[in-house]
A computed fold for a 71-nucleotide RNA from Candidatus Zambryskibacteria bacterium RIFCSPLOWO2_01_FULL_35_19, annotated as transfer RNA. The prediction has a mean pLDDT of 86. The sequence was found in a public genome assembly.
RNA sequence: GGGCCUAUAGUUCAGUGGUAGAAUUCUCCUCUCCAAAAGGAGCGACCGGGGUUCAAAUCCUCGUGGGCCCG
Numbered sequence: 001g002g003g004c005c006u007a008u009a010g011u012u013c014a015g016u017g018g019u020a021g022a023a024u025u026c027u028c029c030u031c032u033c034c035a036a037a038a039g040g041a042g043c044g045a046c047c048g049g050g051g052u053u054c055a056a057a058u059c060c061u062c063g064u065g066g067g068c069c070c071g
Stems, first nucleotide, its partner, number of pairs: 001070007010024004018054001026042005047063005
């Protein structure tokens, strides 16, 4: 220098054009003599800019970070 993959909640991951979800962490509650376990509730996110579309986490493009390969 070239090619490919990847970026979503504090963490690990779903979500292939139409309401952003799960597990776990955290906070509160229930249960218990107390605690653990278990159950319930809540908080919390689409890497950045631009484009396409009635509508974009999703498609296109340019960047940024990370990973792999070639030279």
Lineage of the source: Bacteria > Bacteria candidate phyla > Candidatus Zambryskiibacteriota.